Large-subunit ribosomal RNA, domain VI from a bacterium, 246 nucleotides, folded computationally.
Context: one part of a larger RNA
Formats: sequence, structure tokens, C1' cells
RNA sequence: CGUCGAAAACUGAUGAGACUCGUUCCUAGUACGAGAGGACCGGAACGAAUGUACCUCUGGUGUACCAGUUGUCCUGCCAAGGGCACCGCUGGGUAGCUAAGUACAGCUCGGAUAAGCGCUGAAAGCAUCUAAGCGCGAAGCCGACUCAAAGAUGAGUUUUCAUAGACACCUCAGAGACUAUGAGGUUGAUAGGUGGCAGGUGUAAGCGUGGCAACACGUUCAGCCGAGCCAUACUAAUAUGUCAUU
Repeated sequence: CGUCGAAAACUGAUGAGACUCGUUCCUAGUACGAGAGGACCGGAACGAAUGUACCUCUGGUGUACCAGUUGUCCUGCCAAGGGCACCGCUGGGUAGCUAAGUACAGCUCGGAUAAGCGCUGAAAGCAUCUAAGCGCGAAGCCGACUCAAAGAUGAGUUUUCAUAGACACCUCAGAGACUAUGAGGUUGAUAGGUGGCAGGUGUAAGCGUGGCAACACGUUCAGCCGAGCCAUACUAAUAUGUCAUU
């Protein structure tokens, strides 16, 4: 831009993906075989690799979380803190992301076939799966399963609305390079803040008590706390504009 107003929900031409393999057991030491050996068919269990989704568990990461600690500089000093040193180093760690973690998947069925096996059957009084005709038969092919999909210009269908709708602008994240997508914009929980909870760290500072002191104990399962959950209009989403209205 088109599909000839708009929004929402569909159909599915077509395309892509997936459809994998093994071991053990039962049937059965049966059929078969002199024996050695050892099945078809059918059923079950356990796995391998792969794929998809997810983060409850096990872990990793987690440079805006917590604690410990070395050197040095600073806040006048003590104490308490801050800067720098690979995030200074060390021990942990929420959300998110993640695999080595968790869950699930391949089934089944139909159609047409390959090699192959057949039925009927002439040419060729016989024979012959083939010449006419008919059937069976693969992890393979076409469907079935999952996903995308009406620029499928052959531009489809349904419903609703038609002073409809969309965009700009603003608050944002289950989205993200930008854009797009999605959640919202006071008739509001969209983000921040605040409160509570979860969760992390591990018992703050100050003061008291004991000790010559280092330090220990009490107050104190404290203090602090990023992303999580719930709540709450305190702050910011104000005001408004543009297009369109067939």
C1' cells in the first nucleotide's frame, strides 16, 4: 500500500517440525532340531540419544542482598562507617536466567505402494503373479499428531459496533537492539513509594555485665535486605492533539 468503515474471533490452500533406537523379562527352553542351539506372533519393564516446557526439588550464576576479613587513605580522635585494591579477598544467597535438575513426548490408526508373496488367467488346449482383472505387503510415501498460515491479489468466513475506531503522548513489563508485542492511563493497582508476608544473611548499633586485655555474654531467631507475593492512590500515568468515520 492492497484486500474498499472498524474491532474481535475463526476456517485452512500451503509450508515447517516430529514420527528414533537398544537391552532385559514373559510367552518358552515351547515350535523347530539327532544334538548344539533356539524362534515367529503377542505382551511387559527398564533405558540411550533427541525434542519441548518449566524452576517445586538438586545445583550453577546472581559486580545494586547479608556477613566475615587484609592493607591503605579519609570522616579531628575512640567507636562506628566510607573510598580503593579483579566484586580486594572469603563464606552464603532472593528474583531472573539456567542444566547436570523436574515433567512430558515418539503411540495408535487409515490410504496408496517398493522389493517380495499370491488369486484368477489367456496369448501358447499345458504351464504362467500379468497381457485384461483382483489381493497382501516396509522404520520409507500420503494422511493422522504439533506449529505457522487469507499478499490464498482466488486477498475467504462469523459476530458485534458504526460519532465506530486507531495513533500520538504518558506509567510500564510476562516484551524488547530500535521498532514491534503486551499490561495500564484517575470509572486507575501500570510503575515508584509505603505496610505486611515470603525469602536471604546470621544475632546490628548503642548500652549493660564479666575480663588486665584480646574478647565473651545479655538486650537480640536481632539488624539489614535487589528483582518475589498481597495490600494501599502517598507520587507519577495530567491536560490534550492528529488521522479516520465507507